Predicted 3D model of a 365-nucleotide RNA (Bacterial RNase P class A) from a soil metagenome. The RNAcentral record of the sequence draws on MGnify. Its Rfam family is "Bacterial RNase P class A". It is annotated as a ribozyme.
[in-house]
RNA sequence: GGCGGGCCGAACGGCCGCGGGGGGAGAGAAAACCCCUCGAGGAAAGUCCGGACACCACAGGGCGAGGCGGUGGGUAACGCCCACCCGGGGAAACCCGCGGGACAGUGCCACAGAAAUACACGGCCGAUGGCGCAGCCACACGUGAGCUGCGAACAGGCAAAGGUGAAAUGGUGCGGUAAGAGCGCACCGGCGCCGCGGUGACGCGGCGGCCAGGCAAACCCCGCCCGGUGCAAGGCCAAGCAGGACCGUCGACCCAGCCCGGCGAGGUCCAGGUAGGCCGCAGGGCCGCUUCAGGCGGUCCCCCGGGGCUCCGGCCCCGGGAGACAGAUGGUCGUUCACGACAGGAUCCGGCUUACAGGCCCGCU
Repeated sequence: GGCGGGCCGAACGGCCGCGGGGGGAGAGAAAACCCCUCGAGGAAAGUCCGGACACCACAGGGCGAGGCGGUGGGUAACGCCCACCCGGGGAAACCCGCGGGACAGUGCCACAGAAAUACACGGCCGAUGGCGCAGCCACACGUGAGCUGCGAACAGGCAAAGGUGAAAUGGUGCGGUAAGAGCGCACCGGCGCCGCGGUGACGCGGCGGCCAGGCAAACCCCGCCCGGUGCAAGGCCAAGCAGGACCGUCGACCCAGCCCGGCGAGGUCCAGGUAGGCCGCAGGGCCGCUUCAGGCGGUCCCCCGGGGCUCCGGCCCCGGGAGACAGAUGGUCGUUCACGACAGGAUCCGGCUUACAGGCCCGCU
């Protein structure tokens, strides 16, 4: 210098102020007043995963849609964590990987290029067959289905070298051939089989020329998971108005009078339920009392802070545990320092990701 991991996130005091709880004072309830006590984060954030919880839906099975994807383990669960494997990067520590399947099938592979799972543009060869020429040979003397050589490149063969491209039927070399080619051989790479090691992904070794393009974040196939909506979930109490039932009640109307009945008022009760409120909801369990949406008390356990004792295992004492609903943590002054960043709960929890002034510690190279 680099790499990995962990931690802190200004401190103390005075004054003023804010939200929750408790106490005092007051005849009582509430408010105002006084006192005590608790009161944001490592990410409270993004709301991206997974759960708890709540309500709705749901016999069972199947299709579809969606998500996940190396292996083994952890977990309530996960797309998270740990260890390992494989591939890539790095001198190393270490880092990165949306890491099942491309011989199940379909599809796509821009531009360039002849051709992008199919081909031959230029090129090489032309051994072989055919063609032309020459020579030889044969005879019936201008012919021959014969032989040899040469030539062009008609058939045909090749994919080595060239060119294009991200990618062109594995790479390098030697042999081989008419030219070539895993055609043969050596080494390397892949694939398959066998053996050994490993729980496994996989690794090592041997054998076999078996040689197969890429893309699944294209459809698809395989395996696993998966009902929907989110605390504005949801539960409870409940004015007023309207509704229903009842009444030794009242009023006015119809009536000569009385009764029934209808209308209105009042009262009692009832159902649903609005405003409003309580719970959910703030460390947990159990028990008792009660005027019972609830409240109070007791007890045990957990955690935090302070003090004391200790045989260092713990024990004792005191105090405490955010819970708002337009939503509380702020302001100011003083001292000090490394001079202060990103940012604030809103049902709770486990993760991931993102933001962050400055500082501390540990390990590795």